[in-house]
RNA sequence: GCCAGAGUAGCUCAGUUGGCAGAGCAACGCACUCGUAACGCGUAGGUCGGGAGUUCGAAUCUCCCCUCUGGCU
Numbered sequence: 001g002c003c004a005g006a007g008u009a010g011c012u013c014a015g016u017u018g019g020c021a022g023a024g025c026a027a028c029g030c031a032c033u034c035g036u037a038a039c040g041c042g043u044a045g046g047u048c049g050g051g052a053g054u055u056c057g058a059a060u061c062u063c064c065c066c067u068c069u070g071g072c073u
Stems, first nucleotide, its partner, number of pairs: 001072007010025004019056001027043004049065005
């Protein structure tokens, strides 16, 4: 330099024929317990890597850029 994949909650990841942003774990609160953990119930947490475009409407489609991973040279 070229090709492919990935970037979504603190972490691991879902979410596609464009139409309300989610799960598990973690955190916090409550309950339980002599107490702690576990189990149970609940709460909070997001500019969906950045910018532009298309569209009534974009995490999702198009273009540019950034970062990471793998392959080729």
Molecule: transfer RNA
Organism: Minisyncoccota bacterium